[in-house]
RNA sequence: AGAGUUUGAUCCUGGCUCAGAUUGAACGCUGGCGGAAUGCUUUACACAUGCAAGUCGAACGGCAGCACGGACUUCGGUCUGGUGGCGAGUGGCGAACGGGUGAGUAAUGCGCCGGAACGUAUCCAGUAGAGGGGGAUAACGCAGCGAAAGCUGUGCUAAUACCGCAUACGCCCUGAGGGGGAAAGCAUGGGAUCUUCGGACCAUGCGUUAUUGGAGCGGCCGACGUCUGAUUAGCUAGUAGGUGAGGUAAAGGCUCACCUAGGCGAUGAUCAGUAGCUGGUCUGAGAGGAUGAUCAGCCACACUGGCACUGAGAUACGGGCCAGACUCCUACGGGAGGCAGCAGUGAGGAAUAUUGCGCAAUGGGGGAAACCCUGACGCAGCAACGCCGCGUGUGGGAAGAAGGCCUUCGGGUCGUAAACCACUUUUACUCGGGACGAAAAAGGGAUAUCAAAUAAAUAUCCCCGAUGACGGUACCGUGAGAAUAAGCCACGGCUAACUCUGUGCCAGCAGCCGCGGUAAGACAGAGGUGGCAAGCGUUAAUCGGAAUUACUGGGCGUAAAGCGUGCGCAGGCGGUUUGAUAAGACAGAUGUGAAAUCCCCGGGCUCAACCUGGGAACUGCAUUUGUGACUGUCAGACUAGAGUGUAGCAGAGGGGGGUAGAAUUCCACGUGUAGCAGUGAAAUGCGUAGAGAUGUGGAGGAAUACCGAUGGCGAAGGCAGCCCCUGGGCUAACACUGACGCUCAUGCACGAAAGCGUGGGGAGCAAACAGGAUUAGAUACCCUGGUAGUCCACGCCCUAAACGAUGUCAACUAGGUGUUGGGGAAGGAGACUUCUUUAGUACCGCAGCUAACGCGUGAAGUUGACCGCCUGGGGAGUACGGUCGCAAGAUUAAAACUCAAAGGAAUUGACGGGGACCCGCACAAGCGGUGGAUUAUGUGGAUUAAUUCGAUGCAACGCGAAAAACCUUACCUACCCUUGACAUGUCAGGAAGAUUCCAGAGAUGGGAUUGUGCCCGAAAGGGAACCUGAACACAGGUGCUGCAUGGCUGUCGUCAGCUCGUGUCGUGAGAUGUUGGGUUAAGUCCCGCAACGAGCGCAACCCUUGUCCUUAGUUGCCAGCGGUUCGGCCGGGCACUCUAGGGAGACUGCCGGUGACAAACCGGAGGAAGGUGGGGAUGACGUCAAGUCCUCAUGGCCUUUAUGUCCAGGGCUACACACGUGCUACAAUGGCGCGUACAGAGGGAAGCCAAGCCGCGAGGUGGAGCAGACCCCAGAAAGCGCGUCGUAGUUCGGAUUGCAGUCUGCAACUCGACUGCAUGAAGUCGGAAUCGCUAGUAAUCGCGGAUCAGCAUGCCGCGGUGAAUACGUUCCCGGGCCUUGUACACACCGCCCGUCACACCAUGGGAGUGGAUUGUACCAGAAGCAGCUAGCCUAACCUUCGGGAGGGCGGUUACCACGGUAUGGUUCAUGACUGGGGUGAAGUCGUAACAAGGUA
Repeated sequence: AGAGUUUGAUCCUGGCUCAGAUUGAACGCUGGCGGAAUGCUUUACACAUGCAAGUCGAACGGCAGCACGGACUUCGGUCUGGUGGCGAGUGGCGAACGGGUGAGUAAUGCGCCGGAACGUAUCCAGUAGAGGGGGAUAACGCAGCGAAAGCUGUGCUAAUACCGCAUACGCCCUGAGGGGGAAAGCAUGGGAUCUUCGGACCAUGCGUUAUUGGAGCGGCCGACGUCUGAUUAGCUAGUAGGUGAGGUAAAGGCUCACCUAGGCGAUGAUCAGUAGCUGGUCUGAGAGGAUGAUCAGCCACACUGGCACUGAGAUACGGGCCAGACUCCUACGGGAGGCAGCAGUGAGGAAUAUUGCGCAAUGGGGGAAACCCUGACGCAGCAACGCCGCGUGUGGGAAGAAGGCCUUCGGGUCGUAAACCACUUUUACUCGGGACGAAAAAGGGAUAUCAAAUAAAUAUCCCCGAUGACGGUACCGUGAGAAUAAGCCACGGCUAACUCUGUGCCAGCAGCCGCGGUAAGACAGAGGUGGCAAGCGUUAAUCGGAAUUACUGGGCGUAAAGCGUGCGCAGGCGGUUUGAUAAGACAGAUGUGAAAUCCCCGGGCUCAACCUGGGAACUGCAUUUGUGACUGUCAGACUAGAGUGUAGCAGAGGGGGGUAGAAUUCCACGUGUAGCAGUGAAAUGCGUAGAGAUGUGGAGGAAUACCGAUGGCGAAGGCAGCCCCUGGGCUAACACUGACGCUCAUGCACGAAAGCGUGGGGAGCAAACAGGAUUAGAUACCCUGGUAGUCCACGCCCUAAACGAUGUCAACUAGGUGUUGGGGAAGGAGACUUCUUUAGUACCGCAGCUAACGCGUGAAGUUGACCGCCUGGGGAGUACGGUCGCAAGAUUAAAACUCAAAGGAAUUGACGGGGACCCGCACAAGCGGUGGAUUAUGUGGAUUAAUUCGAUGCAACGCGAAAAACCUUACCUACCCUUGACAUGUCAGGAAGAUUCCAGAGAUGGGAUUGUGCCCGAAAGGGAACCUGAACACAGGUGCUGCAUGGCUGUCGUCAGCUCGUGUCGUGAGAUGUUGGGUUAAGUCCCGCAACGAGCGCAACCCUUGUCCUUAGUUGCCAGCGGUUCGGCCGGGCACUCUAGGGAGACUGCCGGUGACAAACCGGAGGAAGGUGGGGAUGACGUCAAGUCCUCAUGGCCUUUAUGUCCAGGGCUACACACGUGCUACAAUGGCGCGUACAGAGGGAAGCCAAGCCGCGAGGUGGAGCAGACCCCAGAAAGCGCGUCGUAGUUCGGAUUGCAGUCUGCAACUCGACUGCAUGAAGUCGGAAUCGCUAGUAAUCGCGGAUCAGCAUGCCGCGGUGAAUACGUUCCCGGGCCUUGUACACACCGCCCGUCACACCAUGGGAGUGGAUUGUACCAGAAGCAGCUAGCCUAACCUUCGGGAGGGCGGUUACCACGGUAUGGUUCAUGACUGGGGUGAAGUCGUAACAAGGUA
């Protein structure tokens, strides 16, 4: 520090997600040791039990219990406060601290800084005192009540308990004269003196009273800061202030009486929700954000609510009273209790510890002290909950062991890892030693103070030296021995780490993207690897990354985002200059900012965590001093901003009333006759009752042609004939005012169309509606009608793609062109022209900006001021609430839930019922077919034991198959074989082989006879080949996967395209080149051009055919010569044809024209051939997961007495039907009969087969010739000549069937071909639709070949005869190039919308129902305090002895908690039914949007 994810790819916007750090955590797996920390975040839920606050006898009366002493004693004991001490009690101090918790509290709180009107026990310092009296009371005794808790009566008694009196410097009150108010003793020591012998007295210490001051602590007040919501906008009557009084420790409406009517609030009052606050903690570069466990400061609370008392201090956690809820005891009368102290229990919860030890240390309370108390605290226990440290060994060790895993079978890897050898001993274990933490205090001594004092006491120093929970712990030593000690997660990318097996969209994974549908690096297991390590992962949560709320540090033309527009109060900001001031600002100083924490430098635990010393820091606040630039304030001046005046100018600016002409419609009349209107085509409609057309006259409403424009005006909406009234703007020059300005939340005004209300008006147009069409439907588009409305007046509504999708104002920053309004200058006789300036309005463009598109002095540039708005998509501009409205609705405006995207701009493609250009038998023009019939063949379907398999739009269907009777054959049925029908290897035996018999459907099984070979070697023997047998490796598979593959093939398409290097442009995908102008069959060529070149394609080179030349001349040929049986037959020749080798020829080369002086095209000449001459071969990058595992090859899977092999029979040939491709026909351009002519290219030895003979024929017989320019197949047919048939289901057509045969073959039944005779079906030219063909082509005619024993109407070839037509490119199909739009990219067979149906989820409304909280009004009124008090009681003081003062009880009044009644507000839950919303592989209906999306 970034990364993944929207796309085919790109850039941007934007969300989601990840990597980091952290935690009082929890869960899963695992777990050796130690240190120092931490540990109910949930129910402020309920609590059994024990402990957590006592102490003082040196305050007091005393003495229950214990010990000692004493007395008595019957020796059992009894008595005795005398002593140590001390239960209970009086009294003092403490209990208000310490400890817990965070419910409440948004300010009566906290933080920080200040302030004045206060209190203060204990402590410190000072001053002054402490004299003399009195009356009670608990304990205790007696009596009584009660279950208990407890209580009552009576009697005795003490005090540092209580009360007077005296005194009063200082203190308090005051009318300044005066008045008022205290106290207590206890302990110790002691020389005189006195004594009732107790002491007095003196001194010291402690205690005590009054008061002053201090310290510390506490109370109060103020400024500033301190969460969210405006869908909470008004709140407030003790409320705000004053006067007086009361009250308090103290200021104060704190309380009361009276007076005034204020006070708070958009700088957010009030209300609602949430929350203890802070130092700090976590994170972050910081600014910030989140948080407030442990430690520390403050606050609040103590079962819930209220109340006071005591006290220095409480409205009191372990005090009291009352009310309430709950629990417990009870004799039912009545009582008791409060763990949010420490342990502990239950409950809740994902979850949080021991009913431990000790006061040894630190601290606290009491005490003179010893000491006592202390669940504060110190320790121990439990827990990997986090942090830190250590260990689980170290060195050697390759036969790279065994084993696991993988493998290309060679090996690789775990791996120096192990074993093995040597060594070490931390930790754990054994044994032994063994701390620091402890020194104060007590005791003794010295010195000093007080004092009369060497007592005592106090202070300092010295000596001595008690006390340890932890704990026999830390630590040290010793012994043995590698001995006691490794897991967890991950391995598709992000993100370090890869293979095998299993599984087969299943099981599962997943933080995001996404994996899994038979070869999963993503699931599960294993091996290996990576990471961390006594831990590792997961979950939850916070910050970060996130500049994703942007102060630092974002944006708003199109991504989310400028209010529809203006005016304008508050607010914010504000021109030049002078002086003053010092609020802001800046600088210095001072105080404060607690400690701890963080940081730096040191120190202590072996290190570290941790602890500790010092420093820095705490960015803040306050006070004070200074400065005077800047901002503010005050005072003065100025004119450049702003405004006023004067003179002009343009304009659909606004308002009002009339008026003008054209047109539409209607009415009346005239002329006139059959249609008009309307559409893609029609129909509805109008018209013979006279339309439409035409003429004249009239009515009425609405809108203003031409001018007119890219034009003008206005703030925007908007504004158009002419006239009147009126606002604003602009220009010029001068004068005046003197900052008067800019922006603007709330507010106010205006605000298209539609709509609403009332009243008019209504020609045209026209929602709704009606009819007609269209259509599958058509509640639409089209047509005919037509009502609201459109118009006017008044009043509402207040929204628009109200758009420049661009807020207003100001300044600055190159230009050019046009146009509107005004001014100036120059020129010109003038028309006018040129230059310049200003205000608008358009286009182009530099810099700059922008994601790009684009903007560009009228900014989207560079800056300033102010306002508005945005923060992923959907839900939703919706719900609820409020405001406005007559309504419609507008405005303000969420959440649950859901997705990982939604989006902008640009790019390349593809597509378009977009455009331009071009091509093709694509259409058109023609010729002939298919589709109808019979039949052949292939396919589908159905059938079957099987009808083997594959091919399925074009590009499957006479296709694989260039030959299914057996074989083929893969299928079915039945019978067999199991190292196998076939290959290699091992062992044993045997040559191999041939002939033959029996059983069987055959395979096969069982016999018999015969037979010995080749090579080496002297022989024995060995070897090669073959056969048989045995065992095992293995063979075999037309089994699966063409979506694992190679190879081959089809198709777009023989279409003209497809790319690359370098350069350039662009942020980039990409573009350029390859586009453009011409041209071509062609990306063919030329020209131009930020491109220049190149490659694969095109073309050419190849084969064939067409002409000529040459070479050669048999089996070919025969012009001339000779012979002839008249046949190139022979001699001869090779001239010709031909054959097959080699060459020539054609290149737009030449001429003319067109074209751009080009490429090229058109025409012509010559030529056998002319513009690639004809035909073929040749198929770019790629597309279709196209086809083929059944040609072959091949990965993986499956099978192995079977999915292999052999064999017999059957099937692939079946048949209601449908489709494709063909044959033959339907006839006279023909059929039949007779005669007759002319090919080319092929094939032939298990072959072609001649002549001859036989048969009607298929064929048979026969055997000559021929491995072929020689012989044979082999008669070509259409054609031609003659004859016949006469339009008919025929002398057409030949299916079907019967009989008889031929041939092939082991065998023609299923199931061959052919022949003869007989039979003689459909069919009379074929609906919608559709195919081929542009010249030697179509059409038509026959011939050959492959396959093959036999079997073509198929296929592949060959020649014969031999046309018609093409105007042309509008349309259909396919293709190419350019351009345009796009929401498509699986690419239009795309994408995608809404209703309905089903399931689930959250949510709104809802008659209501149930809670919580709060307001108002009223009732009620416990305890308590205060006031009053005529009833009752009453020790201290006074008294004239009657009583009084004072006090208590009771009563009552005010206040008030709980409670109650009524009625509101807010909020939560629930509710029959209901509304929309969201989500959900394959539901229904349509097709709204994206292309002109088929009506933009």